[in-house]
């Protein structure tokens, strides 16, 4: 160099074009003599730019960035 794959919350992953969910973690509350559990809320996200299209996590494209072959 060139060829493949994957980038969604703090991690671990759904969502295959139509309102981004869920686990764990965190924060606060019940409840209890405390504390653990349990249970209730909270808090958190699509690498970056461009296209495509009424509508993009989704499909194209450039880059970035990690892994994996070939040389």
């Nucleotide at each position: 160099a060139g060829g493949g794959g994957c980038g969604u919350a703090g991690u671990u992953u759904a969502a295959u074009g139509g309102c981004a969910g869920a686990a764990c973690a965190g924060a606060g509350g019940u409840c209890u003599c405390c504390a653990a559990a349990a249970c209730c809320u909270c808090c958190a996200g699509u690498g970056u730019g461009g296209g495509u299209u009424c509508g993009a996590u989704u499909c194209c494209u450039a880059c970035c960035g990690c892994c994996c072959c070939u040389g």